[in-house]
RNA sequence: AGAGUUUGAUCCUGGCUCAGAACGAACGCUGACGGCGGGGCUUAGGCAUGCAAGUUGAGCGAGAAAGCCGAAAGGUGAGUAAAGCAGCGUAAGGGUGAGUAAUGGGUAGCCAACGUACCUUCAGGACGCGAAUAGCCCGUCGAAAGAUGGGGUAAUGCGCGAUGAGACCACGGCCUGUACGCAGGCAGGGGUCAAAAGUCUGGGAUCCUUCGGGACCAGGCGGCCUGAUGAGCGGGCGACCUCCGAUUAGCUUGUUGGCGGGGUAACGGCCCACCAAGGCGAUGAUCGGUAGCCGGGCUGAGAGGCUGUCCGGCCACACUGGCACUGAGACACUGGCCAGACUCCUACGGGAGGCUGCAGUCGCGAAUUUUUCACAAUGGGCGCAAGCCUGAUGGAGCCACGCCGUGUGCAGGAUGAAGGCCCUCUGGGUUGUAAACUGCUGUCAGGGAAGGGGAAACGCUUGGUGUUAACAGCGCCAGGUUUGACUGCUUUCCAAAGGAAGCCCCGGCAAAACAUGUGCCAGCAGCCGCGGUAAUACAUGUGGGGCAAGCGUUGUUCGGAAUCACUGGGCAUAAAGGGUGCGUAGGCGGCAUGACAAGUCAGGGGUGAAAUCCUUCGGCCCAACCGGAGAACUGCCUUUGAUACUGUUGUGCUUGAGUGUGGGAGGGGUAGCUGGAACGAGUGGUGUAGCGGUGAAAUGCGUAGAUAUCACUCGGAACACCAAAGGCGAAGGCAGGCUACUGGACCACAACUGACGCUGAGGCACGAAAGCGUGGGGAGAGAACAGGAUUAGAUACCCUGGUAGUCCACGCUGUAAAGGAUGAGCACUAGAUCGCUGGGGAGCUAUUCCUUGGCGGUCUCAGACAAUUUGGUAAGUGCUCCGCCUGGGGAGUAUGGUCGCAAGGCUGAAACUCAAAGGAAUUGACGGGGGCUCACACAAGCGGUGGAGCAUGUGGCUUAAUUCGAGGCAACGCGAAGAACCUUAUCCUGGGUUUGACAUGUACGGAUUAACCCUAUGAAAGUAGGGCCACGCUCGCAAGAGUGGAACGUGCACAGGUGCUGCAUGGCUGUCGUCAGCUCGUGUCGUGAGAUGUCGCGUUAAGUCGCUAAACGAGCGAAACCCCUAUCUUUAGUUGCCAGCGAGUCAUGUCGGGGACUCUAAAGAGACUGCCGGUGUCAAACCGGAGGAAGGCGGGGAUGACGUCAAGUCCUCAUGGCCUUUAUGCCCAGGGCUGCACACGUGCUACAAUGGGGCGUACAAAGCGCCGCGAAGUUGCGAAACCAAGCUAAUCGCAAAAAGCGCCCCCCAGUUCGGAUUGCAGGCUGCAAUUCGCCUGCAUGAAGCCGGAAUCGCUAGUAAUCGCCGAUCAGCAUUGCGGCGGUGAAUGUGUUCCUGAGCCUUGUACACACCGCCCGUCAAGCCACGAAAGCGGGGGGCAUCCGAAGUCGCCGAGCGAACCGCAAGGACGCAGGUGCCGAAGAUGAACUCCGUGAUUGGGACUAAGUCGUAACAAGGUAGCCGUAGGGGAACCUGCGGCUG
Repeated sequence: AGAGUUUGAUCCUGGCUCAGAACGAACGCUGACGGCGGGGCUUAGGCAUGCAAGUUGAGCGAGAAAGCCGAAAGGUGAGUAAAGCAGCGUAAGGGUGAGUAAUGGGUAGCCAACGUACCUUCAGGACGCGAAUAGCCCGUCGAAAGAUGGGGUAAUGCGCGAUGAGACCACGGCCUGUACGCAGGCAGGGGUCAAAAGUCUGGGAUCCUUCGGGACCAGGCGGCCUGAUGAGCGGGCGACCUCCGAUUAGCUUGUUGGCGGGGUAACGGCCCACCAAGGCGAUGAUCGGUAGCCGGGCUGAGAGGCUGUCCGGCCACACUGGCACUGAGACACUGGCCAGACUCCUACGGGAGGCUGCAGUCGCGAAUUUUUCACAAUGGGCGCAAGCCUGAUGGAGCCACGCCGUGUGCAGGAUGAAGGCCCUCUGGGUUGUAAACUGCUGUCAGGGAAGGGGAAACGCUUGGUGUUAACAGCGCCAGGUUUGACUGCUUUCCAAAGGAAGCCCCGGCAAAACAUGUGCCAGCAGCCGCGGUAAUACAUGUGGGGCAAGCGUUGUUCGGAAUCACUGGGCAUAAAGGGUGCGUAGGCGGCAUGACAAGUCAGGGGUGAAAUCCUUCGGCCCAACCGGAGAACUGCCUUUGAUACUGUUGUGCUUGAGUGUGGGAGGGGUAGCUGGAACGAGUGGUGUAGCGGUGAAAUGCGUAGAUAUCACUCGGAACACCAAAGGCGAAGGCAGGCUACUGGACCACAACUGACGCUGAGGCACGAAAGCGUGGGGAGAGAACAGGAUUAGAUACCCUGGUAGUCCACGCUGUAAAGGAUGAGCACUAGAUCGCUGGGGAGCUAUUCCUUGGCGGUCUCAGACAAUUUGGUAAGUGCUCCGCCUGGGGAGUAUGGUCGCAAGGCUGAAACUCAAAGGAAUUGACGGGGGCUCACACAAGCGGUGGAGCAUGUGGCUUAAUUCGAGGCAACGCGAAGAACCUUAUCCUGGGUUUGACAUGUACGGAUUAACCCUAUGAAAGUAGGGCCACGCUCGCAAGAGUGGAACGUGCACAGGUGCUGCAUGGCUGUCGUCAGCUCGUGUCGUGAGAUGUCGCGUUAAGUCGCUAAACGAGCGAAACCCCUAUCUUUAGUUGCCAGCGAGUCAUGUCGGGGACUCUAAAGAGACUGCCGGUGUCAAACCGGAGGAAGGCGGGGAUGACGUCAAGUCCUCAUGGCCUUUAUGCCCAGGGCUGCACACGUGCUACAAUGGGGCGUACAAAGCGCCGCGAAGUUGCGAAACCAAGCUAAUCGCAAAAAGCGCCCCCCAGUUCGGAUUGCAGGCUGCAAUUCGCCUGCAUGAAGCCGGAAUCGCUAGUAAUCGCCGAUCAGCAUUGCGGCGGUGAAUGUGUUCCUGAGCCUUGUACACACCGCCCGUCAAGCCACGAAAGCGGGGGGCAUCCGAAGUCGCCGAGCGAACCGCAAGGACGCAGGUGCCGAAGAUGAACUCCGUGAUUGGGACUAAGUCGUAACAAGGUAGCCGUAGGGGAACCUGCGGCUG
């Protein structure tokens, strides 16, 4: 710091997603050790049990028991424990975050409006008396809890009196200030208000004594009272800041203020009576939702965003609600009273309780620990102290929850071991120095030993010293002594590599790949997306990458995201300018000068707690962690100063703005009057059969007289020409003429005012069309509607009619593509040109020129922009103000509110769902877009197909099998250039065979089983048997022995497969198309995809050539080069030829000879727009002509660019993968591929006289031939047979060419046309013609008389027609295919249309590219949401009732120790009663939120449902916006608007 993802590609906009960091986490797999931290986020849900606040005998009285001793009495336990009175504490510490949006918190201030126990300091004091009461004892009631009567007792408990420095209160006096209300101060006299003792030591004159001592005196300690002080703590007040919602806009009656009281520690409506009518709110009151706040934490470059766990500060709460008491302090977590819910006890009468303390338990949940140890340390309470208490705290336990540290060894070691995996597989690569093996070390864990820290004190004791009369006592100093819950640490010894590695990932983002399995299955997935038989994406293995006692996943936050933009975004077309104006609040505001100092700036002071963060130093071995110091805390307050700018204020100015005077332009507005054309209607005339309408028609009108035409009359609406890129208006909008009234802009002049300005949330007004209300009007056109057409249908487009409405008046509605898709204002920033309208000047007076304003346009520089574009009328550069946007869909919908008569408008979500939606431009493709141009594309012609019979291929059907492939053009006489067996494919039936029909290697056997011959069996293949027996080498005389290779056998490797995949492939081929295209280098243009070149103008068959041009060149194609053919020349002359010469024959180049000619086959020539004329741009080229055998590419062939169709072929061949291996291989016999209701393609033969038949007769080319062609001859009607010459071919043969020509017959008919079919008889090939060959003869003689819709070929030696040859091949074709020649036309010189193609251009929502894309209803499934009769629940208010506890007030006849009084009685207090307030509760009417609800509504989504075809091309009726009506649906139609 970025990356992936919209497209065929591009740039932009824009969302989604990822990489980072973090966490009080959870889950999965795994798990060695330690340190430091953290650990109920959910039910502020319920809680068993234990503990969490006591202490003081130096305040007081009182005072056991068990146990022990004892026989007992008694002693001891013990003046101990427990209980009680009293004091202090219990308001701290600890927990939690429910409530709380301000009664809170944070920050800085204030209190002259306050309190304070304990503590500190200072001053003074402490005198004299009294009455009770608990405990205890005796009773009573009760189950208990407890209550109660009587008796008697103490105090540092309670009460009274004295004293009064001082405090408080009232009074008057004086002083100071004053806002005349009062405030402060000073002194005076008056009134009111205090006390507590205890203990220790010493003393000894006096008194008392229970003889201990006490009183008394002195000292110490401790406590008490009064007042003051300090510190700390607490209370109160206002200011600023502190979340979301306006679909919460008005709230408030103690409310706001005052006067007087009450109350409080204290101010205050805090409370009360009275008076006034205020107070708050768009700078957001009230209401609703959510939430403890902060220091801080996480993240981030920062600004920010999110957050408030641990630690610290504040607040709030303590089962829920209310209340007060006590007290220095509470309305009190482990106090009280009442009410409520819940739990427990009960004898049913009544009682008890409150873990949001520490542990623990149930429940809830994805989820959060031990019913531990200790007061040793730190701290707290009480105490003189010892000490006691302390779940505060210190420790330990559990949990990888987090952070940090350590280890799981180190070095050597290549037969690169074995094994695994992979491969091109006798081998190699990798795992991998990894292991084994050798050596070394010893952290941690384990066992043992030693040492040290947290401990310093209090106290006790010893000594010293000060005080003192004192050696008491007390203070201070020093020494000694005592105290460890828990536990690591350090050193050392022992042993042994021994006990210690996993998790995720490997398609891209994003580091890391191979194999196998699977086969859109199983599965993966954060996004894009993988998986349909070769998956680096699933699963496994191997290998690799990353992190590591962890690793991943999930969740959440920040980041990336400049994706809410303060830093730091936008609004013409991507989301986004309000339809337009006026104007309120607000925001902003010209020039000069003075004052002030609020903003602003600078200096000083205070504060900003500590912790945290940062820097630095230090302590734990390091680190985490901890400590010291510093910095920082960006803030707030205060003070002093500065005054440029902003602000406030004073005084001026004229340039902004406005006024005045004089002008001209204009469909600006309102009202009234008025005109002609057109149209329709009415009346009358003329006139006759049609009119009207359309693509064509019909409905309609018309003989009852239409249309047409003439005259007159009536009616409503709109205003031709002028007229324009023109004018006016804020916008909507405004058009015949005239009149009246009226708004605005502009120009000239420079007289007046003196900043009066700009914008503008709310608000107000205007606002096309449609629509609504009331009343008029109604010619034309015309939603709805009706009819006619069109159509598969046609609720449309077209036609004939036609209502509302369109028009007027008044009122409503308030929306449009209300658009320049561009808010308003001001200023600045090169030019050119046109129009409208003013002013000034020049002038040769013209259709002139210059200049200065305003308005309206076009082009363009700079600049801007994603591009298109914009460009002084900015979308440039700046300033001011307003409105609006934040992915697509859901949706401008729902709901609420508000406006409207209604239609509906304004405001305006969410759930859910997608990974895009979108803008501009690019290249293609496409268009029922355009232009140009080609092609047998059409037209003009000739001949066919489609009808018939037959042949052949295909489909279908059939079959045991009818093998397979080919499927629009571009499959179908195609693979197949030869299916009787073979071919041939297991296609079918049956029989056999298994290293095989075929190849190679290897091991063993191996001389005979092999070959060959024979036999048996069999349909054959085969099986079984017999015969025959070798060869090389060595040894040997020989017999023979050994050995070797080939065969053969057995086995192992393997062979084999026309089995599958042409969508894994090579090669080959078809097609567009012999169409003229397809590209590259460099340069240039563009952000880029790309463009240019290759476009344009001409021309060509051609991207052929020329010219122009930011292009210049080049390549593959086109052309040329190659072959055949047309003319000529040269060379050559056999097997070909024969003119001349000679010979010969009935005749024939037959022979001698010849090279002239033809021909053969080699080399050349020739044609190039070269020449002439014209046209054309002085070009290319075209037209015409000359010459020439041939003329503008002469004719034909071969030759096929980049690419397209996943086109065809795994059955030609090759080949990856898969499958098969006694079979899907191999061999064999027979059958099938030939099967036939039918359909299609391609052909042949015909239908006849341009013909058929017969006879005669002429002329080719190109081929083929020894397993062959086969002459002649003979036989046969013939197919053919027999015999046989010649020929390995310019020699011989096939071989006859046919149409043609000549003559004759037929005479228009199912024929002398046509030949199918069938019968009989033959021939040929072959092992074999039954399924299933060909030929011949005789006989038979079908359909068919020129072919519907439709459709094919062909432009010249072509079509048509005629025959000839060849390949394959035993035979078979023939009508197929490939060639050859003979005869030989017609038509067109055009491009409107059909088809196809090329180039340019245009539109596009297409890119799998129109066989595209895509809309809506309906049907099905599923999901969330809305409405809904209702039903259920929550919340906060309001009203009324009831009214506990309790404070306060009143009464207080009952009761009461202290004080007064001799007493009676009084004072005071209490019970009790009562009043106000008052929680819970009850009732009522509303509001609001949530859940649920038969049914219902639309919406989203879902490979292959139904109906249509709305949109994208002119999308086939241009589309869209608003509105209204209509319709299964998309939609259609009317009116107005927009151009996207």
This is a predicted structure of a 1540-nucleotide RNA (small-subunit ribosomal RNA) from a wastewater metagenome. RNAcentral holds the sequence, with entries from SILVA. Its Rfam family is "Bacterial small subunit ribosomal RNA". The literature on the family includes a 2002 paper in BMC Bioinformatics by Cannone et al., "The comparative RNA web (CRW) site: an online database of comparative sequence and structure information for ribosomal, intron, and other RNAs".